[in-house]
This is a predicted structure of a 1471-nucleotide RNA (small-subunit ribosomal RNA) from an uncultured Gammaproteobacteria bacterium. Rfam family: Bacterial small subunit ribosomal RNA. The prediction has a mean pLDDT of 86.
RNA sequence: AUUGAACGCUGGCGGCAGGCCUAACACAUGCAAGUCGAGCGGCAGCGGGAAAGUAGCUUGCUACUUUUGCCGGCGAGCGGCGGACGGGUGAGUAAUGCCUGGGGAUCUGCCCAGUCGAGGGGGAUAACAGUUGGAAACGACUGCUAAUACCGCAUACGCCCUACGGGGGAAAGGAGGGGACCUUCGGGCCUUUCGCGAUUGGAUGAACCCAGGUGGGAUUAGCUAGUUGGUGGGGUAAUGGCUCACCAAGGCGACGAUCCCUAGCUGGUCUGAGAGGAUGAUCAGCCACACUGGAACUGAGACACGGUCCAGACUCCUACGGGAGGCAGCAGUGGGGAAUAUUGCACAAUGGGGGAAACCCUGAUGCAGCCAUGCCGCGUGUGUGAAGAAGGCCUUCGGGUUGUAAAACACUUUCAGCGAGGAGGAAAAGUUGGCGCCUAAUACGUGUCAACUGUGACGUUACUCGCAGAAGAAGCACCGGCUAACUCCGUGCCAGCAGCCGCGGUAAUACGUAGGGAGCAAGCGUUGCUCGGAUUCACUGGGCGUAAAGGGCGUGUAGGCGGGAUUGCAAGUCAAAUGUGAAAUCCUUCGGCUCAACCGAAGAACCGCAUUUGAAACUGCAAUCCUUGAGAAUAGAUGAGGAGAGCGGAAUUCCCGGUGUAGGGGUGAAAUCUGUAGAUAUCGGGAGGAACACCAUUGGCGAAGGCGGCUCUCUAAUCUAUUUCUGACGCUGAGGCGCGAAAGCGUGGGGAGCAAACGGGAUUAGAUACCCCGGUAGUCCACGCCGUAAACGAUGAACACUAGGUGUUGGAAGGAUUAAACCUUUCAGUGCCGUAGCUAACGCGUUAAGUGUUCCGCCUGGGGACUACGCUCGCAAGGGUGAAACUCAAAGGAAUUGACGGGGGCCCGCACAAGCGGUGGAGCAUGUGGCUAAUUACGAUGGUACGCGAGGAACCUUACCAGGGCUUGACAUGCAUUUGACAGCUUCCGAAAGGAAGUCUCCCGUUGAGGGCAAAUGCACAGGUGCUGCAUGGCUGUCGUCAGCUCGUGCCGUGAGGUGUUGGGUUAAGUCCUGCAACGAGCGCAACCCCUAUCUUCUGUUGCCAGCGGGUAAUGCCGGGCACUCGGAAGAGACUGCCAGCGAUAAGCUGGAGGAAGGUGGGGACGACGUCAAGUCAUCAUGGCCCUUAUGUCCUGGGCUGCACACGUGCUACAAUGGCCACUACAAAGCGUUGCAACACCGCGAGGUGAAGCUAAUCGCUAAAAAGUGGUCUCAGUUCGGAUUGGAGGCUGCAACUCGCCUCCAUGAAGUCGGAAUCGCUAGUAAUCGCGCAUCAGCCACGGCGCGGUGAAUACGUUCCCGGGCCUUGUACACACCGCCCGUCACACCAUGGAAGCCGGUUAUAUCCGAAGUCAGUAGCUUAACCCGCAAGGGAGAGCACUGCCGAGGGUAUAAUUGGUGACUGUGGUG
Repeated sequence: AUUGAACGCUGGCGGCAGGCCUAACACAUGCAAGUCGAGCGGCAGCGGGAAAGUAGCUUGCUACUUUUGCCGGCGAGCGGCGGACGGGUGAGUAAUGCCUGGGGAUCUGCCCAGUCGAGGGGGAUAACAGUUGGAAACGACUGCUAAUACCGCAUACGCCCUACGGGGGAAAGGAGGGGACCUUCGGGCCUUUCGCGAUUGGAUGAACCCAGGUGGGAUUAGCUAGUUGGUGGGGUAAUGGCUCACCAAGGCGACGAUCCCUAGCUGGUCUGAGAGGAUGAUCAGCCACACUGGAACUGAGACACGGUCCAGACUCCUACGGGAGGCAGCAGUGGGGAAUAUUGCACAAUGGGGGAAACCCUGAUGCAGCCAUGCCGCGUGUGUGAAGAAGGCCUUCGGGUUGUAAAACACUUUCAGCGAGGAGGAAAAGUUGGCGCCUAAUACGUGUCAACUGUGACGUUACUCGCAGAAGAAGCACCGGCUAACUCCGUGCCAGCAGCCGCGGUAAUACGUAGGGAGCAAGCGUUGCUCGGAUUCACUGGGCGUAAAGGGCGUGUAGGCGGGAUUGCAAGUCAAAUGUGAAAUCCUUCGGCUCAACCGAAGAACCGCAUUUGAAACUGCAAUCCUUGAGAAUAGAUGAGGAGAGCGGAAUUCCCGGUGUAGGGGUGAAAUCUGUAGAUAUCGGGAGGAACACCAUUGGCGAAGGCGGCUCUCUAAUCUAUUUCUGACGCUGAGGCGCGAAAGCGUGGGGAGCAAACGGGAUUAGAUACCCCGGUAGUCCACGCCGUAAACGAUGAACACUAGGUGUUGGAAGGAUUAAACCUUUCAGUGCCGUAGCUAACGCGUUAAGUGUUCCGCCUGGGGACUACGCUCGCAAGGGUGAAACUCAAAGGAAUUGACGGGGGCCCGCACAAGCGGUGGAGCAUGUGGCUAAUUACGAUGGUACGCGAGGAACCUUACCAGGGCUUGACAUGCAUUUGACAGCUUCCGAAAGGAAGUCUCCCGUUGAGGGCAAAUGCACAGGUGCUGCAUGGCUGUCGUCAGCUCGUGCCGUGAGGUGUUGGGUUAAGUCCUGCAACGAGCGCAACCCCUAUCUUCUGUUGCCAGCGGGUAAUGCCGGGCACUCGGAAGAGACUGCCAGCGAUAAGCUGGAGGAAGGUGGGGACGACGUCAAGUCAUCAUGGCCCUUAUGUCCUGGGCUGCACACGUGCUACAAUGGCCACUACAAAGCGUUGCAACACCGCGAGGUGAAGCUAAUCGCUAAAAAGUGGUCUCAGUUCGGAUUGGAGGCUGCAACUCGCCUCCAUGAAGUCGGAAUCGCUAGUAAUCGCGCAUCAGCCACGGCGCGGUGAAUACGUUCCCGGGCCUUGUACACACCGCCCGUCACACCAUGGAAGCCGGUUAUAUCCGAAGUCAGUAGCUUAACCCGCAAGGGAGAGCACUGCCGAGGGUAUAAUUGGUGACUGUGGUG
């Protein structure tokens, strides 16, 4: 785009079309083929007339009865024509069909034209009447009768047959009119018309034959006996094996016979740019069919839809004896189905049948009805209208949108409605008249013109006018992308959507509403089918190295294709003409319906086929010639080419002998194994089999497989040179035939080594493996099979053309050389690199995957499936050929960036190693898990949670639990109303919160509806540590202080992307240098900042005290001074700057000098792009959701401290480098007025009393400790260790029970250095020692953060573990190896193969029975016309009957093929 459509929702009108695609299933009922009295005999019914009779009576009228075919007419019958057309359907049919074009051996009713004729006879028979059978359908017999029914005779122009002499055969009359003549009075006769017979031709229709075309399957390859042909009969309208007899043995087939499946064919229709593809409704042509099968009759025509006979199935009637029927005609019914209409009107028109005609018949047809089934047209209003109304929806709460939309105002009235008018479709026929024709005629008949009469189903027609009023008339699907159109709410991987991709797991533009929007519109969507897109079967117009695809290789048949020259022919080809290509359709133009759809006319077209004529370039054919393709000859050359025979040496193993002694062998390490019965080792001799080291090679040969010691024989091939011969002999090659590695098979040999299977030993969780010790088939030979491989260059064969460079093998020519090597050129091979070109890229590139030609093979998404079935080959194993169901939305190629690797290279890090000290064991502290509980609040959970948030849980904190209370609230702001204080204090109740009572009673400049303040009530709202860290901001952890991460421009690539950023060096560093299609730049690194190490300058109190002076028991205590220390501030200093070596003359590295410090001096702050949906909604902020007398808030008490247990982090220890006692030194950094507190006194002590000083370089905390000196303990569960417990106290605080810290006395547990495993640290570091601070009333602090004192050991080095960086490589990974993914097993479902069988369909063969019927025959029976005969009778012919051939169908048997089903079983797919 389309549709004979269907379904869902919706539905105003009209026009034109269309309407059982399924059950060729079955059919009730009605209708669909009759007509002619001008062919006939007649008269049942109807009407009329006539006659007779009866009745009434108005005496000629009415009614009735009877008779009468007399008339109009006419049931049934005889006869004629038509029922072969029209109408329906598509079952069958792959050719007996259809389409196109031809052909000759034919028939043709009615029709047209021509010629001739139509004379005279005969015998019957229906109807009817009678008798009779039967339920009926339908008959039987007797008797009568007519014809345009039937039969002879006569005639025969033409016709038919013929032996050419001859022979044969026709007919029918009817109707109208009529002057003369005749008459038996019927008529004859004449004329008009219709009909009849014979014949010729035409037209129309029909039959037959031929060629080409017209589906699929080769998993259908052979088919055929009337089969193919001939001769002769028969038959037909006619040719013909159409049929029969005889003879011959043919005919068809790879250009697809036969068989199977499917199917009516065509003009056309749909689609498409076309070529094509699909289709065959309506309309038109042809065919076939008419319940199924068979058959003939009649006829011009049928083997007959509404005829006959027979058989079968089914239905109906029946008196059970018999009968009837055929909607695939129009309506209609049932059924089937997703689905397809009225039991309508009319013959008015068109057409058909009959008729002389009127007319009759006509479900053909014309119309109407139903259905949005389609196409086309129209309408559902138009204009104005902003307060941008209300309502809805959204909102950032400002507004936006619906939206000029509505309302309102002003208009219009198509269509529908009502009323009125009103064409065309109608031409005829008839009557009368005029003019002709026919005729003897003015009659009859007929032609034409005029007048009159007059025919419409549709139809309440089309159309026109009038009336009224915006009145009666809009939906459907869609809005994530493709694809035009977005928001809210609900839902929460549910419900659902979905054409593909895909949406939905609490903020869904994707589900379901809504609002809004975009699209079509009386329709809109969905589904189905077809074509297109699809160049996705490629003729136009594709491919095959790696994506699917080159046959394993050759030889060669058919076929296809084929070198140069000349001549001829004309099949192909080209041109012209003619015929045909039905109409309709399509296209163009014009015209008719108001337009359009629709219809009409003309043209064009129908691209085809055939015939005729012509041309001769090309192809072809015929003929002649040529040499360049191909082949042959001659002379050389080469090689693991093939086959057979013989020979050789090295090595392994075995056997024999010698020497010799304890192991050997084997492995990662071992063991099995072997050896004192003498191995291994070594020497000598022998046997046997297999393979041929070095040479040896991108070297050679061969078609491929493949071929390797040497010699001989046989044999094949290739190359080079000469250009002698043949003269296109060529190329390719479906089938065919041959060759064809390894393994395997058969028979017979052989068997050294090796070695599937197998045995043993190891390894391992296991180890049916890898390793080891053994070992049989096999490997070898001969003969025969098999026929496959990643049979690969994953690249078919042949020919031609298209830059080069460089190796190498075999030849040849020339130059040079004594000869070679060498140089130049050339032919044939074999490699590498590379231009153009090609390619998706990789790559290929004269050995093409380039450019062309020819031929063959093969491909068409992945899986199923190198499968099944069938066939075929094979001894078998198995090979060849080769599907489908089902299932997925991918599978695949090449390249890119990452990530990863038990890949590679380079490098780094307390990463390992080297060290020191720990953890893991004990007790305790602390955090977590778990458990428990009314509650044990929440979060953090590998590294990157666990002395974490918490830098202080007894109450508070507090978020948890129980109980008691409050509800505008504990807290904020605003409004309205009312009140006046509020607060404080006292008393009572209560666990408290809270409640009740009392006391007290604000300001003023205007005394007020004043102001602030407070309370009560009500309304807005507050409040939430409720949820979501996967909606977020901010902050933080981690990789990682790792050296990386990017950009602009340019260049390269189809592109992803690359380059830069890689390479060579170097660095802590993408640090720097250098090179380079890159040149630059940014964020990171480094530096700038702070602390610290040295110095200088300035300043000098609260700090300091060298010198001067004073003073004390002593002390910078005082004067004084700022030199030093120190504090503060500002500067200097370090930069590979200098030297040497190394390096590339670089960057830089190594060493040195100087210097307080040397190569980043040490430390800190500082954390690139990003990763982990990392952590936090409970710091804070915040979207959304949720609670609102509670999930808010207040209070008391409890809990967060609970304890079988497990883990993390710590402290203290286990002791002598130690404990205890005594004495004696040396810090830094902090903190202090709700505070630090000296000194003094009391207390064993914690502490208490009292109190100076200090808002701090001034006073205090403050004692530093380890260390040092001396003493004691003497290796023990101790003078170690201090848990636990008892008692007594202190301090803080409303309050130490749950649940604080400290002191003293007493008690004195585990623990004797810690399994597997694991952590920290590289120098002022580890280790060790103490001091301070934050939080804080106090403190569970052994934690955290700082400060100083003492103060080590070790680093060979980068193999390994972990983490990281750069380059490279592989990849089937990209959620990125914690990836991906294979197979079995288990379960569920689906499809399919096999299967003992079972049930059907179809076909074939053989055989039996055999209806109807044609044909043939006949001895029986019957018989009007004609013949013979006086007659009887006979003959000819006919009928019946019987017989025979064929024969539908049925039975039996056997095959083939196909479908269904089947216990069980195999395989596959999906989950």